[in-house]
RNA sequence: UACUCAUCCAGAGAGGCUGAGGGACCGACCCUUUGACGCCUCGGCAACCGUUCAAUCGGUGCCAACUUCGGCAGGUGAAAACCUGAUAGAUGAGAG
Repeated sequence: UACUCAUCCAGAGAGGCUGAGGGACCGACCCUUUGACGCCUCGGCAACCGUUCAAUCGGUGCCAACUUCGGCAGGUGAAAACCUGAUAGAUGAGAG
C1' cells in the first nucleotide's frame, strides 16, 4: 500500500512540553488560550491476532460527542423527520 474478511449505539484518567487550530473530505454542528490538536511519561479500556487447560502474558489499537450528524439509494410520511442498506473512513488479521 490497490485487495479480502470482521467490527465500529459500550468502555477508558492524570502530569509535563508546545502554542492555534482541531473533529479524514464537503455542509452543518461541536471542542478549543478555563489551552484544544500533536508529542512524552505513568495509568486505564478492551476490538483483533498470538500464547496458555484456563488465568496470565505478548503484538498492534483505543481513552470528547453513535464513525458527532448528514452527504448516495430504497421504504414510511403533507413536510419535518424516522428506519434500512450502501459509499467513504478507522482498527485488526491475512495476503500480494
This is a predicted structure of a 96-nucleotide RNA (SAM riboswitch aptamer (S box leader)) from an Anaerolineales bacterium.
Its mean pLDDT, the model's own confidence on a scale to 100, is 82.
Taxonomically the source falls in Anaerolineales (Bacteria, Bacillati, Chloroflexota, Anaerolineae).
It matches the Rfam family "SAM riboswitch aptamer (S box leader)". Gene Ontology term of the family: regulation of gene expression.